[in-house]
């Protein structure tokens, strides 16, 4: 120089002019109350003026995790859902930093679904001889047959080779397949095959090295335990639920509405009462009726009570558990306000410098405060500048491709707008700088 990767950063700039917006801090108005008064204290829609403040690195996605309301006084298992290798960082996380290891890449570098397949369930269609099981083409060897073809022949035959039948080894070759019971070179078999040996992989020990994950070495074993968990699943470790439309207050206003469900439970007193028992008086010959008193039980009302605890409800689903309720509790349906004021910006905050860290980061010191709208504000305009792109014109270097410099028109400058606020991740999207890797030229 080109290409490739990975890091930071930047998101125009400066003046005018007129406009919008909140803070603040002075004055006007303008109410209240004090006070003969001058004043003086309070508050407050508006109206001047000063001062200084006004979108992002994504504000976007609503995906993670918080801070913070409120449910709540708050647990414990289950079910459910996340995360998933080590070792740190955080408030914390599924995020970030280093390291392992395993894929891709020549490499820098990126990615990782990085727990367990010997707890169990299940899946791999179809081909193919078999998907955890076995023989389709073949390979060997025996016995029978035997057209043929060679050799040998003592001329009876005999051997091999080719075919074919049976019976036996084989699982090396070869096919099918996403995948085929370790790979590869040997030796050794009739021919094979970890049968045997070297390597290599795997499994058991054992030494080092590291905090580990994991590495490397030694030794010994012929040695399959096969994918698949982004299949159900198992382990480990983590998780109340909702949410600024959270909540709080001040105001207005209606319907103290209608219906339902399940209840009115525990201890006392006190009235009243259905139903039993009992006394006593009267009436009757008698059975039996009246009347009035007393108790039991059980309902009903009213009164206290103690805080048991019914019905109901509350605590993401579900269990126990908690609690809250003594005349309630809870479901529905309907009806009024849909106003104002809070929450609402000082933060796990920024930023400089140092010291620890390989790094995230942490510590210590100094300096700053940098929007708070409430149908939503920060914009128009003109100029000069800055970056780029054409066109025209000058003029340099250089043979030449071509680079640069000046002048003058003209054009262009991405994604994209807080709304309660952080650390995060994902997406979209102009541009500059830097390291590091390949290439290739030049000195």
């Nucleotide at each position: 120089g080109a290409c490739g990767c990975c890091g930071c950063c930047c998101a125009g700039g400066c003046g005018a002019u007129c406009g919008c917006u909140g803070g603040u801090c002075c004055g006007g108005c303008c109410c209240u109350c004090c006070g003969c008064g001058a004043g003086g204290a309070g508050g407050g829609a508006c109206c001047g003026g000063g001062c200084g403040g006004g979108a992002g690195g994504a504000a976007a996605g609503u995906c993670c995790g918080a801070g913070c309301u409120c449910c709540g006084a708050a647990g414990a298992g289950c079910a459910c859902g996340a995360u998933g290798c080590c070792g740190g960082g955080u408030a914390a996380c599924g995020c970030c930093c280093g390291g392992u290891g395993a894929c891709g890449g020549a490499a820098a570098c990126g990615u990782c679904g990085a727990g367990g397949a010997a707890a169990g369930u299940g899946c791999a269609a179809c081909a193919g001889a078999g998907a955890g099981a076995g023989a389709c083409c073949g390979c060997c060897c025996g016995c029978g047959c035997c057209c043929g073809a060679g050799g040998c022949u003592c001329c009876g035959g005999c051997c091999u080779c080719c075919g074919c039948g049976c019976g036996g080894g084989c699982a090396a070759g070869g096919g099918u397949g996403a995948a085929a019971c370790g790979g590869c070179g040997g030796g050794g078999u009739a021919a094979g095959a970890g049968c045997c040996c070297a390597c290599c992989g795997c499994g058991c020990c054992c030494g080092c090295g590291g905090c580990a994950a994991c590495g490397c070495g030694g030794g010994u074993g012929g040695c399959a335990u096969g994918g698949c968990a982004u299949a159900c699943c198992c382990c480990a470790u983590c998780g109340g639920g909702a949410g600024c439309a959270a909540g709080g207050c001040c105001g207005c206003a209606u319907a103290g509405g209608c219906g339902g469900g399940c209840g009115c439970g525990c201890c006392g007193c006190g009235c009243g009462u259905u139903g039993c028992c009992u006394c006593a008086c009267c009436c009757g010959c008698g059975a039996g009726g009246g009347u009035g008193g007393g108790g039991c039980c059980g309902c009903g009302c009213g009164c206290g009570g103690a805080u048991c605890g019914u019905a109901g409800g509350a605590c993401g689903g579900c269990u126990c558990g908690u609690c809250c309720g003594a005349a309630g509790u809870c479901c529905g349906c309907g009806g009024g306000u849909u106003g104002g004021c809070u929450g609402c910006u000082c933060g796990a905050g920024g930023u400089c410098g140092u010291c620890g860290g390989u790094g995230a980061c942490g510590g210590c010191g100094g300096c700053c405060c940098u929007a708070g709208a409430g149908g939503a504000a920060u914009g128009a305009u003109c100029g000069c500048c800055c970056c780029u792109c054409c066109g025209c014109g000058a003029g340099g270097a250089g043979c030449a491709a071509u680079c640069g410099u000046c002048g003058c028109g003209g054009g262009g400058u991405a994604c994209a707008g807080a709304a309660c606020u952080c650390g995060g991740c994902u997406u979209a999207c102009g541009g500059a700088c830097g390291a590091c890797g390949u290439c290739g030229a030049c000195c």
Record summary:
The RNA shown here (Bacterial RNase P class A) has 443 nucleotides and comes from a Myxococcales bacterium. It matches the Rfam family "Bacterial RNase P class A". It is annotated as a ribozyme. Rfam links the family to the GO terms tRNA processing, dimeric ribonuclease P complex and ribonuclease P activity. The prediction has a mean pLDDT of 75.